[in-house]
Molecule: transfer RNA
Organism: Anaerolineae bacterium
């Protein structure tokens, strides 16, 4: 140079065929304990990599560019 697949909470990851963004883990409170840890309850925490398009509606479809990571030459 070209082809591919990925990018969503601090971390690891999900989200059928477009329909109000979730789970563990961490973190913070509080119960429990003499006290810790585990262990129970509730919280906080998102421009979905970026512009643009398409749609009544986009994490999701399409175009580009950014990055990560594999291929072929």
């Nucleotide at each position: 140079g070209c082809c591919c697949a990925c990018g969503u909470a601090g971390c690891u990851c999900a989200g059928g065929c477009g329909g109000u963004a979730g789970a563990g883990c961490a973190c913070c409170u509080u119960c429990u304990u003499g006290g810790u840890a585990a262990g129970g309850a509730g919280g906080c925490g998102g421009u979905c990599a970026g512009c643009g398009g398409u749609u009544c509606a986009a994490g999701u479809c399409c175009g580009c560019u950014c990055g990560u990571g594999g291929g072929c030459u």